[in-house]
RNA sequence: AGGGUCGUAGCUCAAUUGGUAGAGCACCGGUCUCCAAAACCGAAGGUUGGGGGUUCAAGUCCCUCCGGCCCUG
Numbered sequence: 001a002g003g004g005u006c007g008u009a010g011c012u013c014a015a016u017u018g019g020u021a022g023a024g025c026a027c028c029g030g031u032c033u034c035c036a037a038a039a040c041c042g043a044a045g046g047u048u049g050g051g052g053g054u055u056c057a058a059g060u061c062c063c064u065c066c067g068g069c070c071c072u073g
Base pairs, nucleotide, nucleotide: 001072002071003070004069005068006067007066010025011024012023013022019056028042029041030040031039049065050064051063052062053061
């Protein structure tokens, strides 16, 4: 330099053919306990890497940039 793949909650990852952004763990609150852990219940947490475009509607499609990994030279 060229090609491929990935980027979504603090972490690990889902999201079907474009149609309400979710789960587990962690954190916080509660029940329980002498206290704590475990277990159970609940709540909170998102400019979906940045910008632009298409569309009634974009995590998803298109363009560009940034970052990680892999391949070729």
Transfer RNA from Streptomyces ficellus, 73 nucleotides, folded computationally. The sequence was found in a public genome assembly. Model confidence (mean pLDDT): 81 of 100.